Description: The RNA shown here (FMN riboswitch aptamer (RFN element)) has 121 nucleotides.
């Protein structure tokens, strides 16, 4: 230094103000937020996780399959859909006046990050 095994810890953010209304942080206006790995620094590229659906199982856990949103123009540069300038766009399920931002499953799960111990090289 990389590999394997065991193990510990971390591991998702955001509604301000006004309007309508019997009722809305859900509508309208305005504002705000951005998981993990890769790559020239990424919510919008490539891949992964979560969520959701189906099957198996059904006591829980789990396994497999499916599904899985959204960006362009200009500039710099060897190199950027990642930086800078400008203008856009997107956001699971259940609840509730229709929700990316409220409440809930969730003191959960998890991509993955850092560390510890051991093994063999």
């Nucleotide at each position: 230094u990389a590999u394997c095994a065991u193990u510990u810890u971390g591991g998702g953010g955001a509604a301000u103000u006004g309007g309508u209304g019997a009722a809305a942080u859900u509508c309208c206006a305005u504002g705000c937020c951005g998981g993990c790995g890769g790559u020239a620094u990424a919510g919008u590229c490539c891949g992964c996780g979560a969520a959701c659906g189906c099957a198996c199982a059904a006591g829980c856990a789990g396994u497999g399959c499916g599904c899985c949103g959204a960006u362009c123009g200009g500039g710099u540069g060897u190199g950027a859909c990642u930086c800078c300038c400008g203008a856009a766009c997107c956001g699971a399920c259940g609840g509730u006046a229709a929700a990316g931002c409220c409440c809930g499953g969730a003191u959960g799960a998890g991509a993955u990050a850092a560390g510890a111990u051991g093994a063999a090289a």

Model confidence (mean pLDDT): 80 of 100. Its Rfam family is "FMN riboswitch aptamer (RFN element)". Rfam's curators write: The RFN element is a highly conserved domain that is found frequently in the 5'-untranslated regions of prokaryotic mRNAs that encode for flavin mononucleotide (FMN) biosynthesis and transport proteins.